[in-house]
RNA sequence: UCGAAGAUCGUCUAACGGUAGGACAACUGGUUCUGGUCCAGUCAAUUGGGGUUCGAGUCCCUAUCUUCGAA
Numbered sequence: 001u002c003g004a005a006g007a008u009c010g011u012c013u014a015a016c017g018g019u020a021g022g023a024c025a026a027c028u029g030g031u032u033c034u035g036g037u038c039c040a041g042u043c044a045a046u047u048g049g050g051g052u053u054c055g056a057g058u059c060c061c062u063a064u065c066u067u068c069g070a071a
Stems, first nucleotide, its partner, number of pairs: 001070007010024004018054001026042005047063005
């Protein structure tokens, strides 16, 4: 320099164009003499900017960053 893939709660990981979900963590409560385990609940996210569409995490363009390959 060229090509390809990717970016979603604090972490990991889902989601036919139609309510953004699960696990772990954190917090609250129950259980326990206390802690842990276990049970119930709460909190929390779509990389930025545009476009298409009635509707975009998803499709298109662009920027940034990461990984891989080629030279």
A computed fold for a 71-nucleotide RNA from a Patescibacteria group bacterium, annotated as transfer RNA. Rfam family: tRNA. It is annotated as a transfer RNA. The sequence was found in a public genome assembly.